The RNA shown here (transfer RNA) has 73 nucleotides and comes from a Candidatus Berkelbacteria bacterium. The coordinates come from a structure-prediction model, not an experiment, and the mean pLDDT is 82. It matches the Rfam family "tRNA". Gene Ontology term of the family: triplet codon-amino acid adaptor activity.
[in-house]
RNA sequence: GCCCUCGUAGCUCAGUAGAAAGAGCAGCUUCGUCCUAAGAAGAUGGUCGCAGGUGCAACUCCUGCCGGGGGCA
Numbered sequence: 001g002c003c004c005u006c007g008u009a010g011c012u013c014a015g016u017a018g019a020a021a022g023a024g025c026a027g028c029u030u031c032g033u034c035c036u037a038a039g040a041a042g043a044u045g046g047u048c049g050c051a052g053g054u055g056c057a058a059c060u061c062c063u064g065c066c067g068g069g070g071g072c073a
Stems, first nucleotide, its partner, number of pairs: 001072007010025004018056001028042004049065005
């Protein structure tokens, strides 16, 4: 330098055009207990890496850039 792949919540990941973006874990609150823990309930938490394009509509498709991983030279 070229090619492939990934980037979504604090972490691990789903969602691959159409409902107000989801799950598990962690953290928080409450219940529970003499106190902790186990367990139960609830709420919070997101510029979907950045910018542009296509389209009625984009996390999703296309282009460029940035970052991680891998391959070739």